RNA sequence: GGAUCUUUAGCUCAGUUGGCUAGAGCGCAGCAUUCACAUUGCUGAGGUCAGAGGUUCGAGCCCUCUAAGAUCCA
Numbered sequence: 001g002g003a004u005c006u007u008u009a010g011c012u013c014a015g016u017u018g019g020c021u022a023g024a025g026c027g028c029a030g031c032a033u034u035c036a037c038a039u040u041g042c043u044g045a046g047g048u049c050a051g052a053g054g055u056u057c058g059a060g061c062c063c064u065c066u067a068a069g070a071u072c073c074a
Base pairs, nucleotide, nucleotide: 001073002072003071004070005069006068007067010026011025012024013023019057028044029043030042031041032040050066051065052064053063054062
C1' cells in the first nucleotide's frame, strides 16, 4: 500500500426480509428470604446502536466517507 471482517448497556453477545416502544446473560441498586452472609425470587436503573452524511413514509439493519481493532496479501 491492497483486501476482508468487527464496532449495539459496565462486560460477553443476540437483533430474522427495513416496520410500534432496542433485548438476553453476567454485573450493579432496592425489596423479600436469613441471626448474618451466600443462594433463590421479585422489581428497577443503565444505550447518541463507533462518528458524519445519504437513500426511504420509516434505518441497529441498505449505500458512501471517517475512526478504532482483528486477519490475510504484498

Record summary: The RNA shown here (transfer RNA) has 74 nucleotides and comes from a Candidatus Saccharimonadota bacterium. The source organism's lineage runs through Bacteria, Bacteria candidate phyla and Candidatus Saccharimonadota. The coordinates come from a structure-prediction model, not an experiment, and the mean pLDDT is 81. It was read from a public genome assembly. It matches the Rfam family "tRNA". Rfam classes the family as a transfer RNA.